[in-house]
RNA sequence: GUCGGUGUAACUCAGCCUGGUUAGAGUGCGAGUCUCAUAAGCUCGAAGUCGGGAGUUCAAAUCUCCUCACCGACA
Numbered sequence: 001g002u003c004g005g006u007g008u009a010a011c012u013c014a015g016c017c018u019g020g021u022u023a024g025a026g027u028g029c030g031a032g033u034c035u036c037a038u039a040a041g042c043u044c045g046a047a048g049u050c051g052g053g054a055g056u057u058c059a060a061a062u063c064u065c066c067u068c069a070c071c072g073a074c075a
Base pairs, nucleotide, nucleotide: 001074002073003072004071005070006069007068010027011026012025013024020058029045030044031043032042033041051067052066053065054064055063
């Protein structure tokens, strides 16, 4: 340099192909419940402008373009 992959909650990930209900799960965190107490279990809660920017559209995590970071293949 060329090509491909990944980026979504503190962490690990789903959702993207085929745009449309309020953006989800597990772990972790906080509170409650239970217990003599702790852990485990159970219930509830907080936490995200979906890497960044622009465009298309009534509507974008999802489509298009640019760009950043990381990983890989080729040269």
Description: Transfer RNA from a Candidatus Woesearchaeota archaeon, 75 nucleotides, folded computationally. Rfam family: tRNA. Rfam's curators write: Transfer RNA (tRNA) molecules are approximately 80 nucleotides in length. Model confidence (mean pLDDT): 84 of 100. The sequence is in RNAcentral, with records from ENA.